Notes: This is a predicted structure of a 406-nucleotide RNA (Bacterial RNase P class A) from a Cyanobacteriota bacterium. NCBI's taxonomy places the organism under Bacteria, Bacillati, Cyanobacteriota. The prediction has a mean pLDDT of 77.
RNA sequence: GUAGUGAGCCGGGCGAUCGCUGUCCGCCUACGCCCCUUACGGGGCUACGGCGCGAGAGAGGAAAGUCCGAACUCCACAGGGCAAUGCGCCGGGUAACACCCGGGCGGGGCGACCCGACGGAAAGUGGCACAGAAAACAAACCACCCGCCGUAGCUCGCAAGAGCGAAGGUGGGAACGGGUGAAAAGGUGGAGUAAAAGCCCACCGCGCGGCUGGCAACAGACGUGGCAGGCCAAACCCCGCAUGGAGCAAGACCAAAUAGGGAAGCUGAUCGAACGGCCCGUUCGCGCUUCCGGGUAGGUUGCUGGAUCCCGUCAGCAAUGCCGGGACUAGAGGAAUGAUCGCUGUCCCCCGCCGCGCGCAAGCGCCAAGGGGGAACAGAAUUCGGCUUACAGGCUCACUGCAGCA
Numbered sequence: 001g002u003a004g005u006g007a008g009c010c011g012g013g014c015g016a017u018c019g020c021u022g023u024c025c026g027c028c029u030a031c032g033c034c035c036c037u038u039a040c041g042g043g044g045c046u047a048c049g050g051c052g053c054g055a056g057a058g059a060g061g062a063a064a065g066u067c068c069g070a071a072c073u074c075c076a077c078a079g080g081g082c083a084a085u086g087c088g089c090c091g092g093g094u095a096a097c098a099c100c101c102g103g104g105c106g107g108g109g110c111g112a113c114c115c116g117a118c119g120g121a122a123a124g125u126g127g128c129a130c131a132g133a134a135a136a137c138a139a140a141c142c143a144c145c146c147g148c149c150g151u152a153g154c155u156c157g158c159a160a161g162a163g164c165g166a167a168g169g170u171g172g173g174a175a176c177g178g179g180u181g182a183a184a185a186g187g188u189g190g191a192g193u194a195a196a197a198g199c200c201c202a203c204c205g206c207g208c209g210g211c212u213g214g215c216a217a218c219a220g221a222c223g224u225g226g227c228a229g230g231c232c233a234a235a236c237c238c239c240g241c242a243u244g245g246a247g248c249a250a251g252a253c254c255a256a257a258u259a260g261g262g263a264a265g266c267u268g269a270u271c272g273a274a275c276g277g278c279c280c281g282u283u284c285g286c287g288c289u290u291c292c293g294g295g296u297a298g299g300u301u302g303c304u305g306g307a308u309c310c311c312g313u314c315a316g317c318a319a320u321g322c323c324g325g326g327a328c329u330a331g332a333g334g335a336a337u338g339a340u341c342g343c344u345g346u347c348c349c350c351c352g353c354c355g356c357g358c359g360c361a362a363g364c365g366c367c368a369a370g371g372g373g374g375a376a377c378a379g380a381a382u383u384c385g386g387c388u389u390a391c392a393g394g395c396u397c398a399c400u401g402c403a404g405c406a
Stems, first nucleotide, its partner, number of pairs: 001402010012344007020058002023055002025052004032045005060377001064388002067386005072247004084243005089103005104118001105116004119238002124236002126232003141178002144173006153164004186204005205227001206225004211220003251301004261292006268286001271285005308327005314321002346375006355366004
């Protein structure tokens, strides 16, 4: 210099004017409240009302998806089992997690480094398109080897005939080679054979056993067995572990009008029903008055100071934790956080004097200066910890490969 890898960070800045939503401050006011008064009236206080060139604050790294884990709230809940769902190498971190850190194993990359739901396929069931003989109790398309038959042909023979015999047919052997496929029943080499094969041997791989190292996952070396036997469990399943449900529209408090409910009282010479008819009486209802309670509209609360954020010391490889110091940083509720203008930074696009390059030339291309245009993803809604996804452009640090120079 160039191509990359990992980690962290920024997500325009300054100013003016006009707005929007809370908070605070000051002032004003009542049809509200309190006091004085028999009353009229007077005085005082306050906002959930009004005013103010009042003060100060006002979205994100993901506020997003709502996918995990919790806090908080309400409901449910003797004990055991079944079902359903989720998770699944080991150790640590954490309030918790499916998250994070470190390690192991497997895979990818020359490398820095990256990726992995990573228990069990030797319990059972099931699936494996196309191609291929065969996709799993193995099988045999081509080629290979052996026996038999035997055409062409060759040899021998005077002849009859005999022998050999490609191709082909048939009976067997073998599963090494070719071919198919994403995947074909250990790999390499040797020995062996008619041809072959873990049939046998060495090494590698695999299974089993104890040993050594490690907290462990696991690794190493040794011994032993010719070798179990494809892939899929984010197919059913088996094993182990975990799990009650709903969510701030949770929940709590105050509480109007209308309708309805309950209690007490009152009233009827003229209301209705029951006590078989009539009278009296009693009870119930209807009606009126007062009181009570539930719920709706509406309001208040939950509500933002918290597993909070920043800096530093210490412990730890790290995630993280302890301690010390500092900071306060939206709480709206159909939902504010905006608009316009000026100066300016960065990046992109277009035009482009001069200049440079090409061209005989006309001209074309690149473009210092200058001018014009544009600005990523995206908007809090109870609150945290994560994950995932989106993102114009830029900055810092560490590391790797390649090339050059010293």